[in-house]
RNA sequence: GAAGCUGGCCAGACAGUCGCCGCGCAUGUAAAUGCGGGGAGGAAAGUCCGGGCUCCGAAGAGCAGAAUGCCGGUUAAUGGCCGGACACCGCGAGGUGAUGGAAAGUGCCACAGAAAAUAUACCGCCGAUGGCUGUGCAAACAGAUCAGGUAAGGGCGAAACGGCGAGGUAAGAGCUCACCGCACUGGUGGUAACAUCAGUGGCAGGGUAAACCCCAUUCGGAGCAAGAUCAAAUAGGCUGACUAUGGCGUUGCUCGCGUCGUCAGCGGGUAGAUUGCUUGAGCGUAAGGUAACGAAACGCCUAGAGGAAUGACUGUCCACGACAGAACCCGGCUUAUCGGCCAGCUUCACCU
Numbered sequence: 001g002a003a004g005c006u007g008g009c010c011a012g013a014c015a016g017u018c019g020c021c022g023c024g025c026a027u028g029u030a031a032a033u034g035c036g037g038g039g040a041g042g043a044a045a046g047u048c049c050g051g052g053c054u055c056c057g058a059a060g061a062g063c064a065g066a067a068u069g070c071c072g073g074u075u076a077a078u079g080g081c082c083g084g085a086c087a088c089c090g091c092g093a094g095g096u097g098a099u100g101g102a103a104a105g106u107g108c109c110a111c112a113g114a115a116a117a118u119a120u121a122c123c124g125c126c127g128a129u130g131g132c133u134g135u136g137c138a139a140a141c142a143g144a145u146c147a148g149g150u151a152a153g154g155g156c157g158a159a160a161c162g163g164c165g166a167g168g169u170a171a172g173a174g175c176u177c178a179c180c181g182c183a184c185u186g187g188u189g190g191u192a193a194c195a196u197c198a199g200u201g202g203c204a205g206g207g208u209a210a211a212c213c214c215c216a217u218u219c220g221g222a223g224c225a226a227g228a229u230c231a232a233a234u235a236g237g238c239u240g241a242c243u244a245u246g247g248c249g250u251u252g253c254u255c256g257c258g259u260c261g262u263c264a265g266c267g268g269g270u271a272g273a274u275u276g277c278u279u280g281a282g283c284g285u286a287a288g289g290u291a292a293c294g295a296a297a298c299g300c301c302u303a304g305a306g307g308a309a310u311g312a313c314u315g316u317c318c319a320c321g322a323c324a325g326a327a328c329c330c331g332g333c334u335u336a337u338c339g340g341c342c343a344g345c346u347u348c349a350c351c352u
Stems, first nucleotide, its partner, number of pairs: 001348010012317007020039002023036005041323001045334002048332005053223004065219005070084005085099001086097004100214002105212002107208003122154002124150003129147002132143004162180002165177003181203001182201008227275004237266006246260005282300004288293001318321001
């Protein structure tokens, strides 16, 4: 210098004018006015996980269902994060991985292929053994390949019942042996996942669990339009007072029968108002820890609306400005994003 990897940060800058939403102070009965100060994000987004908070369920159990799934740690909690193991990718810095069980059971394995799982004989090889033909007195030899043997070789396939070499054999075959792989046993290291070493076994049932399933762990539901307080209005309710020699209905009257009015208070809770509401598992420094994280102490304050504020204009400058807009709060994940900066590391080239 080029090409990369990992982690972090910024998100046009400055000045002025006019507004909008909260807060503090002053004046004012109030309305309001003046002054001071604050006012979107790294994702505020998707609402995909996990919690706080609130109400419902007396707050327990079981079934079903869902999620997660190597090991250890971290946290309020998690399916997040950190560290490690293993597998794969990359020359490397590094990256990716739902990574328990296929010997509980069931299912599936397209096409091709003889055969896709109790293995199997299409081509090929052999034909030792039995039978056949020929020669031969016989023993035996030769031939063909009918039975049969054979998974070395070919071929099909994503995958063909350990790989490879040697011995062996009629031809072959873990049939035997060395090495590798695998299984089991034991030792050593590690908290563990796991790694490694030694011995034994001739090798056992290929794959698929993001197929059903089995095992282990976790999970009650609804969500700030949750919920709470005050409270005009309205229905029904309760209590008290007054009314009963009463009112109304039953054809006009009498009897009989049926029915109950007015006011006040309590209570109820619609409109509305207030609250929940932003000081919080908060941020920074920090003992400690490889790291995620993080006790005590010290320091800091950072929107709070309710049809919903955070805007507009002017000037100067530059590299000419992306995605995007809080609505109860927080921890994560995922997705979108013009451009730029910083730190550590890797590979290559050149110079000294």